Description:
A computed fold for a 73-nucleotide RNA from an uncultured Lachnospiraceae bacterium, annotated as transfer RNA.

């Protein structure tokens, strides 16, 4: 320096044709146990990296940052 991929919850990852976001794991809390631990049942947690744009609406569609990765020279 050019290409391309990724960025969503504490972590690991879905998310459809654009219609106000889910899962397992962790947490809280309870029930079950002498007591733990597994097991049930609730629950809280989220400015979808960040600045614009398009749209009646954007995690999604376009352009530009920034972090990581992988190639090419």
């Nucleotide at each position: 320096g050019c290409u391309c991929c990724a960025a969503u919850a504490g972590c690991u990852c879905a998310g459809u044709u654009g219609g106000u976001a889910g899962a397992g794991c962790a947490c809280u809390u309870c029930a079950c146990u002498c007591g733990u631990a597994a097991u049930g049942a609730a629950g809280g947690g989220g400015u979808c990296u960040c600045c614009g744009g398009u749209u009646c609406a954007a995690g999604u569609c376009c352009g530009g940052a920034u972090u990581g990765g992988a190639g090419c020279u």
Its Rfam family is "tRNA". Rfam's curators write: Transfer RNA (tRNA) molecules are approximately 80 nucleotides in length. It is annotated as a transfer RNA. It was read from a public genome assembly.